RNA sequence: CUCCGCCAAAGGCAAACUGCCCGAAAGGGUAGGACGCAAAGCCACUGGCCUGAAAAGGCAGCAGGGCUGCCGGA
Repeated sequence: CUCCGCCAAAGGCAAACUGCCCGAAAGGGUAGGACGCAAAGCCACUGGCCUGAAAAGGCAGCAGGGCUGCCGGA
């Protein structure tokens, strides 16, 4: 540097649901809670989806892409 997550250990995040708050909504924040996750860390760039009459907004836990990163193995 590349690939892998079969072994071990240390940790990390937190779906549904519930309370409170923000938002017209989708949805978001926070506390509880764990279905899961090796990038379920960050970025709406591409496709997709959701909300909206529209303007526009949202989803990174839909996939791709970009950037960064712990432990171990080859």